[in-house]
RNA sequence: UUACGAGAAAGGCAAACCCUGAGUGAUCAGGGGACGCAAAGUAACAGGGUCUUUUCGACCUACAGGGAAGUGGUAUAAAAGAAAGCCUUACUGCCGAA
Numbered sequence: 001u002u003a004c005g006a007g008a009a010a011g012g013c014a015a016a017c018c019c020u021g022a023g024u025g026a027u028c029a030g031g032g033g034a035c036g037c038a039a040a041g042u043a044a045c046a047g048g049g050u051c052u053u054u055u056c057g058a059c060c061u062a063c064a065g066g067g068a069a070g071u072g073g074u075a076u077a078a079a080a081g082a083a084a085g086c087c088u089u090a091c092u093g094c095c096g097a098a
Stems, first nucleotide, its partner, number of pairs: 004096002012037002017032006035085001041091003046088003050082006058074003062071002
């Protein structure tokens, strides 16, 4: 230096949940709290997947109606977003037994 990760040491982060606030929402910020984490540090304009909102057209059920428009639901596509604690990836970083 690279790989690796000890019932090692020092220190670090903080899921669910609760409170307050922001957002239509995914979710985020602060406080409490610890399930876990050796990158649970950074990157969402690297790729895949997930989630939200809006829109176009399609279909379905019911309501209503002369008919259409409309209300509700489903999946597709597009656009705009969310999450790095989903996986891979890129960059950076503490410690040092085997």
Molecule: c-di-GMP-I riboswitch aptamer
Organism: Candidatus Brocadia sp.